About this RNA:
Predicted 3D model of a 685-nucleotide part of an RNA (large-subunit ribosomal RNA, domain II) from a Patescibacteria group bacterium. Its mean pLDDT, the model's own confidence on a scale to 100, is 85.
Context: one part of a larger RNA
RNA sequence: GCCUACGAGUUAGUCGUCACUUGCGAGGUUAACCCCGUAACGGGGGAAGCCGUAGCGAAAGCGAGUUUAAAUAGAGCGUUAAGUAAGUGGCGCUAGACGCGAAACCGGGUGAUCUACCCUUGUCCAGGAUGAAGUGAGGGUAAAACCUCAUGGAGGUCCGAACUAGUGUGGGUUGAAAACCGCUUGGAUGAGGUGAGGGUAGGAGCGAAAGACCAAUCAAACUCGGAGAUAGCUCGUAUUCCUCGAAAUAGCUUUAGGGCUAGCGUCGAUUAAAAGUGUAAGGGAGGUAGAGCACUGAUUGGGCUAGGGCUGUCACAACGGUACCAAACCCAGACAAACUCCGAAUGCCCUAUACAUGUUUAUCGGCAGUCAGGCUAUCAGGGAUAAGCUUGGUGGCCAAAAGGGGAACAACCCAGACCAACAACUAAGGCCCCCAAACAGUAGUUAACAGAGAAAGGAUGUUAAGUUGCUCAGACAACUAGGAUGUUGGCUUAGAAGCAGCCAUUCAUUUAAAGAGUGCGUAAUAGCUCACUAGUCAAGCGACCUAGCGUCGACAAUAUCCGGGACUUAAACUACUUGCCGAAGUUUUGGACUCCGAUUUAUCGGAGUGGUAGAGGAACAUUCCAUUCAGCUGUGAAGGUGUAUCGUGAGGUAUGCUGGAGCGAAUGGAAAAGCAAAUGUAGGC
Repeated sequence: GCCUACGAGUUAGUCGUCACUUGCGAGGUUAACCCCGUAACGGGGGAAGCCGUAGCGAAAGCGAGUUUAAAUAGAGCGUUAAGUAAGUGGCGCUAGACGCGAAACCGGGUGAUCUACCCUUGUCCAGGAUGAAGUGAGGGUAAAACCUCAUGGAGGUCCGAACUAGUGUGGGUUGAAAACCGCUUGGAUGAGGUGAGGGUAGGAGCGAAAGACCAAUCAAACUCGGAGAUAGCUCGUAUUCCUCGAAAUAGCUUUAGGGCUAGCGUCGAUUAAAAGUGUAAGGGAGGUAGAGCACUGAUUGGGCUAGGGCUGUCACAACGGUACCAAACCCAGACAAACUCCGAAUGCCCUAUACAUGUUUAUCGGCAGUCAGGCUAUCAGGGAUAAGCUUGGUGGCCAAAAGGGGAACAACCCAGACCAACAACUAAGGCCCCCAAACAGUAGUUAACAGAGAAAGGAUGUUAAGUUGCUCAGACAACUAGGAUGUUGGCUUAGAAGCAGCCAUUCAUUUAAAGAGUGCGUAAUAGCUCACUAGUCAAGCGACCUAGCGUCGACAAUAUCCGGGACUUAAACUACUUGCCGAAGUUUUGGACUCCGAUUUAUCGGAGUGGUAGAGGAACAUUCCAUUCAGCUGUGAAGGUGUAUCGUGAGGUAUGCUGGAGCGAAUGGAAAAGCAAAUGUAGGC
C1' cells in the first nucleotide's frame, strides 16, 4: 500500500420548549398502593398530588382589579383569546453525551541485579627508569656545620603491558551493535581498578555539579487507580432522490482562529391591504465633483506707501537719499480634507398619481449555519497618487458556478448546466495550417520581422493636410571668375594690420558685387575661405507647423515577450461591407420532476429545476419482532459468481453455474441500521 472484518449524534430523566397525532374539555390527569386474570402483561379501583380556570402586592391583604400615593390624579402589572394527558419527532438541559487524541494533577504501591554515593569483606596492578630522607665509611672542625664515596629505596614521580578511560579520526547510521569496529590517545602505587554481600526511594534519594544518575525511561522513575481528567485545538463522522439556499458584517466580550444578540438562510402559521419592489411623474433635504477667491489661511509679480535697515549732512535734535526688508491698500496671476460668493450628475426621503410585478413585504414560532473572506471596476484614507500591500464606500464575480473565449490561467469577456439527440440560430471570440469557419471584398498605411513588451528625449524614415518665402526678369545645388579702396578705422598693446580685448551715427569711396568682416591661420603680417556679385546650366527649391504609421533610446543571468508553423499591395495596422464558424445561451423533438391555475380527475396550460455551510420533504438497503400469506425450499434455501431486465437513484426481479440447509413477501413495529479516508483497530497478502 491493497483486501476482509470492526469503527463515531446514542441511552436515561414521570426535566424544559415547539410542531404533529389522538382522547376528554372549563376542565384534564392519576402516582404509590389494592383487587382480578396472565408466560410476558392486561383489565378494574385509587383525587393524594400536578397543570389550567384571576390577578396585584415584599407582606398583611384586597380582588376584575391591585400596587404606589394625601389622592376619586397619573403610572406599573393585570382584566379580552382553552386547556390538559399520552404518543412520535425537532432542539435544549443534566449526565463521558458524536468518536479518537494530550502534555499534566492526585492517591496507593514496585524498583539501587543498570547507574550515583556510602558501609563491610576480599582481590589485582608484567617489565624498565629515576634515586628523597635516613644510615655507613673517608675527608673536615675545638666541637659542629659542611664535602666526597657508598648504602638505602621515597614519590596523587617517569616510560610502558594487563586493567581502566574514551582524545582525534575513518567506517558504521533500514548498523554485525537501540552507542559498535579499526587506527590513534589519557591514567596505569593511586582521590587507583575490580569481585561478593549490604544501605539510601520519587518533590525523595544520590551527585569531585553535567539537571547528571535512580533498570535502553528523568527539570520529578515505573505501575495500578481517581478516569471515558480536561482539550474555545487538530483529524474523522458511513445509503439515495427532490425543494429552497446563506455568511465571512454590527454591537459587546481577559475578546480577537472562541462566544452571545442582531443581520443574512430554511420550515410552519397568521394578516391580504392604502403591503413590498421597480420605472415614470410631482415635492423635498443636502454642500460632494467641478468651479471660485466674497470669508479663513497660504501665495507670485508690479504699483502705492506706514514701520524698520543702510547711508548723507550731522554733538543732539531735525532733514535728505535708497536697485534693502515690508504691514495696510490697488492692479494682474494662482492654491486648500479640516476655505466657500457659487454648485451639479448619481444617490436618498415623501406622495389616497400612473404603469409593471403579484406576496417577493410584515408579524409570530421551530431549526440553523455564518463572525479568517478574496479578486476586479470605481470613489477615498494610509503608503512612495509602490505592492498579488493595507483600511473603508458602491457594483460585479469567485467563494458556493459547470460550459465557450482568453495558448495554459478561482475572479477578466460571453453565458447561469433537469435528462437525451450524428438537428438549427447566435454571444464573446474568430475564419492560411495545427483548428470549425472568406489565402472574402473596397480604399489607404507600415518595410521596422514593426505587428509580437516600456519613458523622457533624439533624428533630411515615410505618408497626408496646411502656413510662408524664392523662382524662365532663371531660383536651389554644382562649376568658372571676382570678393576692392580710404585703412594697419580709433583705442589698447612689445605687436593687434577684418579675425586677443575695448569703442563706434560699423562711415565713406570705386562698383556687377565686396562686412571697418563668417571661420581656419600668423609672433604680427602673409595665406585659405565665407557673406555678396557675374557667368554656365535649366525647373522647381527652401523654412515652419499639424496629424498617421514607423526608427533610435532598449543592458540579466539555458534558446523564449506572436500558443506554434508560418505571414510583408499581408495571414500586420486603419476605415467600411457582406458571408460563415462558434457555448451546457436560445430554438426544435422526446422524456422526468417541482410549484401554480383550470377542468371532463387524468388530462391540459403556465412558470421553473447550478449549488458549499445549512433548513425542509420523500424513499432504498441491513438485523430482529408481531400478524397474514394453511408463502418458498434436497425436483436445491442462504451465500458466492456470471447474464438479462426493471427503477431518476439508493436498489429490485428473473435466470445459468457453484453451494448444500434454511429463507422470503405484504402491513406495521424496534434498532448495536449503511465506511474510503480518523499518521483509525485486528487479521491476511